[in-house]
This is a predicted structure of a 73-nucleotide RNA (transfer RNA) from Hanseniaspora uvarum DSM 2768. The same sequence occurs in records of 7 taxa. Lineage of the source: Eukaryota > Opisthokonta > Saccharomycodales > Hanseniaspora > Hanseniaspora uvarum. It matches the Rfam family "tRNA". It is annotated as a transfer RNA. Model confidence (mean pLDDT): 82 of 100.

RNA sequence: GGGCACAUGGCGCAGUUGGUAGCGCGCCAGCUUUGCAUGUUGGAGGUCAUCGGUUCGACUCCGGUUGUGUCCA
Numbered sequence: 001g002g003g004c005a006c007a008u009g010g011c012g013c014a015g016u017u018g019g020u021a022g023c024g025c026g027c028c029a030g031c032u033u034u035g036c037a038u039g040u041u042g043g044a045g046g047u048c049a050u051c052g053g054u055u056c057g058a059c060u061c062c063g064g065u066u067g068u069g070u071c072c073a
Base pairs, nucleotide, nucleotide: 001072002071003070004069005068006067007066010025011024012023013022019056027043028042029041030040031039049065050064051063052062053061
């Protein structure tokens, strides 16, 4: 320098004929306990890396940029 893949709550990940973003763990609160843990119910937390384009509508399609991994030179 070039090819490919990836970027989504604190962490690990899902999410396709494009139509209001979810799961597990963690966190907070209620119940349960003398207390803790467990169990159970509820809640907070994401401008979906970033900038543009297409579209009535984009996490999703297209292009640029940045970062990470990997392969080639």